[in-house]
RNA sequence: GGAAAUCUUCAGGGCAAGGUGCGAAAGCGUAGGCUUUCAAUUCCUGACCGGCGGUGACAGUCCGCGAGUCUUUAAUAAGACUGAACUGGUGUGAUUCCAGUACCGACAGUAUAGUCUGGAUGGAAGAAGAUGUGC
Numbered sequence: 001g002g003a004a005a006u007c008u009u010c011a012g013g014g015c016a017a018g019g020u021g022c023g024a025a026a027g028c029g030u031a032g033g034c035u036u037u038c039a040a041u042u043c044c045u046g047a048c049c050g051g052c053g054g055u056g057a058c059a060g061u062c063c064g065c066g067a068g069u070c071u072u073u074a075a076u077a078a079g080a081c082u083g084a085a086c087u088g089g090u091g092u093g094a095u096u097c098c099a100g101u102a103c104c105g106a107c108a109g110u111a112u113a114g115u116c117u118g119g120a121u122g123g124a125a126g127a128a129g130a131u132g133u134g135c
Base pairs, nucleotide, nucleotide: 001135005131006130007129008128009127010126015046017045018044019043023038024037025036026035027034028033047115048114049105050104051065052064053063054062060103061102068081069080070079071078072077085101086100087099088098089097107118108117109116
């Protein structure tokens, strides 16, 4: 200096907008019904967000991983499934930059959810650091 191994810390962002009104409550009326208030971050319009590693230069939509769901197992664990981008420009080099126009986003709950609440004070790709045998 430092394979292996052990340990520690860290490890996800985003509607306080407008409209509509499923529905709820209260009041009035003999009744049909009427009025008022509340009522979707889920619907419509608009706004906003982007984990980790890699890749000739910076990536939500290129490659892979994590997360999530399902199956098997007593369990460890194993297996399966798992979203979305093009065009032009610059350049030695970019599906990563610049310009333009698009698109995507687990499960449960709830008025139909990438943005609310919950599993989760969880787990984890991975990042940093400490110790450190062999060498």

Predicted 3D model of a 135-nucleotide RNA (FMN riboswitch aptamer (RFN element)) from Pseudobutyrivibrio xylanivorans DSM 14809.
Its Rfam family is "FMN riboswitch aptamer (RFN element)". Rfam links the family to the GO term FMN binding.